[in-house]
RNA sequence: AGCGGUCUUCGGGGCAGGGCGAGGAGCUAGCAGCUCCAAUUCCCAACCGGCGGUGAUGCCCUCUACGGGACGAGCCCGCCAUCCCCAGCGGUUGAUCCGGUGCGAAUCCGGAGCCGACGGUAGAGUCCGAUUGGGAGAAGACGGUC
Numbered sequence: 001a002g003c004g005g006u007c008u009u010c011g012g013g014g015c016a017g018g019g020c021g022a023g024g025a026g027c028u029a030g031c032a033g034c035u036c037c038a039a040u041u042c043c044c045a046a047c048c049g050g051c052g053g054u055g056a057u058g059c060c061c062u063c064u065a066c067g068g069g070a071c072g073a074g075c076c077c078g079c080c081a082u083c084c085c086c087a088g089c090g091g092u093u094g095a096u097c098c099g100g101u102g103c104g105a106a107u108c109c110g111g112a113g114c115c116g117a118c119g120g121u122a123g124a125g126u127c128c129g130a131u132u133g134g135g136a137g138a139a140g141a142c143g144g145u146c
Base pairs, nucleotide, nucleotide: 002145003144005142006141007140008139009138010137017044018043019042023037024036025035026034027033046126047125048116049115050079051078052077053076058071059069060068061067062065074114075113083091084090085088096112097111098110099109100108118129119128120127
């Protein structure tokens, strides 16, 4: 250094502000009228982005080499979770373009868009619940083999 074992810890963020009013309550003898409550779900707007990989430019380093290093994708590839079952390396499972730089970019810079399960409830990415759960994975300790 590699291989494999036991254990420990960690492991998801987000509607500010305003509008409407389905509906409800009170005042009044009653109609009408007035007052109050009323969607974090609707409208305008606001905010958020798990994990692994890839990640040219740019940044740093030096032995200047087709060199090394750090940062770096919600929408590129996968994983996880939810749901389904024949229970498996199973199925299901959302969303991005344009311009610039450059040898090379759906990842960098600029711009404009888009996505977000299930149950509850005035219709939910953000509230409540399932969940003091699960988990991709991350970090460490102990000892073993070689």